RNAcentral holds the sequence, with entries from ENA. A computed fold for a 272-nucleotide RNA from a Nanobdellota archaeon, annotated as Archaeal signal recognition particle RNA. Its Rfam family is "Archaeal signal recognition particle RNA". Clan: SRP clan. The gene name in the source record is ffs. The model forms 92% of the base pairs in the Rfam consensus.
RNA sequence: CAGGAGAUAGACUGGAGUGCUCGCCCUACUCUGUAAGCGCAAACGGGCGUUAUGGUGUGGUCGAAGCCUGAGAGCGCUGUUAAGAUCGCGGGAAAGUCUGGAUUUUCAACUGAGAAGCCUCGUCCCGUAGAGCUGAUCUUAUAGUGAACCAUGCGAGACCCGGAAGGGAGCAGCAUUAAUCUAUAUCUUUAGCGUUUAUGGGGUCGCGAAGUGGAGAAGAAUAUCUGGAUCAACUUUUCAGCAUUUUGGCAGUCAUUAAAGGCGCUCUCCUG
Numbered sequence: 001c002a003g004g005a006g007a008u009a010g011a012c013u014g015g016a017g018u019g020c021u022c023g024c025c026c027u028a029c030u031c032u033g034u035a036a037g038c039g040c041a042a043a044c045g046g047g048c049g050u051u052a053u054g055g056u057g058u059g060g061u062c063g064a065a066g067c068c069u070g071a072g073a074g075c076g077c078u079g080u081u082a083a084g085a086u087c088g089c090g091g092g093a094a095a096g097u098c099u100g101g102a103u104u105u106u107c108a109a110c111u112g113a114g115a116a117g118c119c120u121c122g123u124c125c126c127g128u129a130g131a132g133c134u135g136a137u138c139u140u141a142u143a144g145u146g147a148a149c150c151a152u153g154c155g156a157g158a159c160c161c162g163g164a165a166g167g168g169a170g171c172a173g174c175a176u177u178a179a180u181c182u183a184u185a186u187c188u189u190u191a192g193c194g195u196u197u198a199u200g201g202g203g204u205c206g207c208g209a210a211g212u213g214g215a216g217a218a219g220a221a222u223a224u225c226u227g228g229a230u231c232a233a234c235u236u237u238u239c240a241g242c243a244u245u246u247u248g249g250c251a252g253u254c255a256u257u258a259a260a261g262g263c264g265c266u267c268u269c270c271u272g
Base pairs, nucleotide, nucleotide: 001272002271003270004269005268006267007266010062011061012060013059014032015031016030017029018028022049023048024047025046026045037058038057039056040055066263067262068261069260072257073256076253077252078251079250080249081248082247083246084245085244086243088242089241091239092238093237094236095235096234097233098228099227100226101225102224103223105221106220107219110216117212118211120209121208122207123206124202125201126200127199128198129197130196131195132193133192134191135190136189140185141184142183143182144181151176152175153174154173159168160167161166
């Protein structure tokens, strides 16, 4: 020095970003790598202080193995820029949707059993004078009702008097009556009206009727012109902005990868 066996120190068992924090690590979230751990506690937080790159406990692999720096490449993420996309958002502008009038064209209920137009009347409202109806008030009459006894008459039975003949009071009941009440009629006075006559005045969109008139016509759709409305809403077009998103460029950060370099490489035994 090389090979073999063993021991020990030790190494690995992930990393980064966002967030939190004066700052670092962890618990949360995101990205990414490996053949490659597990249990417990931790946002009202857990452990720390530039020697901060977790705490605690228990495993696995390797073993002088390794550790550190890191040109370059680089997933992902962020920013910026350029070009697009979006029935995404709110805003601006124009036109239209709506509506009055005139005109064009078409249709058309109705129409010589008579359209439009014109005129008169009624239907409506107010007043006056009557009628009718419905009430109130009052007089009388008729019919009915009507008094436990204390109204009248008659008065079964029962009661009282009497030797008897007979007499007496009298309930119920019947008849009648006063007051009361009901109905109808009538007289006096008086009010109102889902009615009606006459007459005077007012009104008349609509409807109805008569007359005149003698062929159109209510209305609907369409187009044009000219006004209105329109800041509420909707549709279309367009403008700039924001938002979302796609692709490319640039910058930053970075898992990962990696040229090269630096540090370290102990102990025992066997063989050559």